[in-house]
RNA sequence: CGGGAUCUUCGGAGUGUCGUCAUUCACCUCGGUGAAUGGAGGAAAGUCCGAACUCCAAAGGGCAGCAUGCUGGUUAACGGCCAGGCGGGGAAACCCGACGGAAAGUGCAACAGAGAGUAGACCGCCAACCCUCGUCGGUAAGCCGGCGGGGCGGUAAGGGUGAAACGGUGCGGUAAGAGCGCACCAGCAUCGGCCGUGAGGUCGGUGGCUCGGUAAACCCCAUGUGGAGCAAGACCAAAUAGGGGGACAGGGAGCCCUCGGGCUCCAAGGAACGGCCCGUUCCCGGUUCCCGGGUAGGUUGCUAGAGGCGAUCGGUAACGACCGUCCCAGAUGAAUGGCACUCACCCCGAGAGGGGCAACAGGAUUCGGCUUAUAGAAGGCCCCGCAUC
Numbered sequence: 001c002g003g004g005a006u007c008u009u010c011g012g013a014g015u016g017u018c019g020u021c022a023u024u025c026a027c028c029u030c031g032g033u034g035a036a037u038g039g040a041g042g043a044a045a046g047u048c049c050g051a052a053c054u055c056c057a058a059a060g061g062g063c064a065g066c067a068u069g070c071u072g073g074u075u076a077a078c079g080g081c082c083a084g085g086c087g088g089g090g091a092a093a094c095c096c097g098a099c100g101g102a103a104a105g106u107g108c109a110a111c112a113g114a115g116a117g118u119a120g121a122c123c124g125c126c127a128a129c130c131c132u133c134g135u136c137g138g139u140a141a142g143c144c145g146g147c148g149g150g151g152c153g154g155u156a157a158g159g160g161u162g163a164a165a166c167g168g169u170g171c172g173g174u175a176a177g178a179g180c181g182c183a184c185c186a187g188c189a190u191c192g193g194c195c196g197u198g199a200g201g202u203c204g205g206u207g208g209c210u211c212g213g214u215a216a217a218c219c220c221c222a223u224g225u226g227g228a229g230c231a232a233g234a235c236c237a238a239a240u241a242g243g244g245g246g247a248c249a250g251g252g253a254g255c256c257c258u259c260g261g262g263c264u265c266c267a268a269g270g271a272a273c274g275g276c277c278c279g280u281u282c283c284c285g286g287u288u289c290c291c292g293g294g295u296a297g298g299u300u301g302c303u304a305g306a307g308g309c310g311a312u313c314g315g316u317a318a319c320g321a322c323c324g325u326c327c328c329a330g331a332u333g334a335a336u337g338g339c340a341c342u343c344a345c346c347c348c349g350a351g352a353g354g355g356g357c358a359a360c361a362g363g364a365u366u367c368g369g370c371u372u373a374u375a376g377a378a379g380g381c382c383c384c385g386c387a388u389c
Base pairs, nucleotide, nucleotide: 001385002384003383004382006380007379008378009377010376012343013342014341015340016339017338018337020039021038022037023036024035025034026033027032041360045371046370048369049368050367051366052365053229054228055227056226060278061277062276063275065225066224067223068222069221070084071083072082073081074080085099086097087096088095089094100220101219105218106217107214108213122159123158124155125154126153130151131150132149133148134147135146136145137144138143167185168184169183170182171181172180186210187209188207189206190205191204192203193202194201195200233300234299235298236297243291244290245289246288247287248286251266252265253264254263255262256261269283270282271281272280307326308325309324310323312321313320314319345356346355347354348353
């Protein structure tokens, strides 16, 4: 200098003027006026994950369902983040992983191929026994022997098909072959040593055991998990038809008593808790379901927080502790803007100067994350190549 990888920051500033929302103060004819301070994002988007908070009257257990899936740490929690392990990609820096189990069971895999999981004979290779055909030789004939072919039988080493074919290389052995046996290697099972908190790593012994893939297929295992959501909810005011229909129980025991009845308990029934079961609680002229009608205005929830920033300490880091400091939207048919000048930044130009000033995009209960979109500018660290010293 070039190429690449990774992390972070900004994504405008100042002055004047007019306007606008909130809070506070002062004045006021209670209509308002003036001043001060503050006023959209790195993603506010997606609504994907987790929570705080609210309600389901209070408090549970189990099953199902759903979610996650290597280890350790961090956190309020998470499926997040950090660090590591294993596997894959890359020359490397780095990046990705839906990362428990296939010898518990079931299922699935087109076509080609003999055969796709304890399978299989298409082309090949090969004896013996038996049968059969041709030919040659021997023999008086019957028959005998050799060679070649076929049947029967053996084989899975060689070739072929396929993405993948039931370990690999070599030697022995065999009729020909085969872990059939052996040596070495790989895998698997098992027994140990060492390192590590752990996932794992590494070394050694024994065993011819060699029985593929797929679980973002069903399934098994481990861990976790109530539902709905600020349009949650609370309060005030107002209005209507406190209308219509249905289901269920009204049984027993004890006590009191003015003999009308009252109280307590049990049972039955109904209701409540996303589904089911158990359990619990409430109700006893009561509980609950359905249809229909009215209102939908105001106040609150509503912003001081698992908060921001900084120093120190601990930690590889994520992050934590402690100290200091700050208050940074709370709107509600929905505010944060318009204009001018200057600076910053970018482009052209020797200069003067001229031009541009943009992307993705706008809050509505709040927070921690993830994902997606993004003009341009700046910085740190690392890898590779080239050149110079």
Molecule: Bacterial RNase P class A
Organism: Acidobacteriota bacterium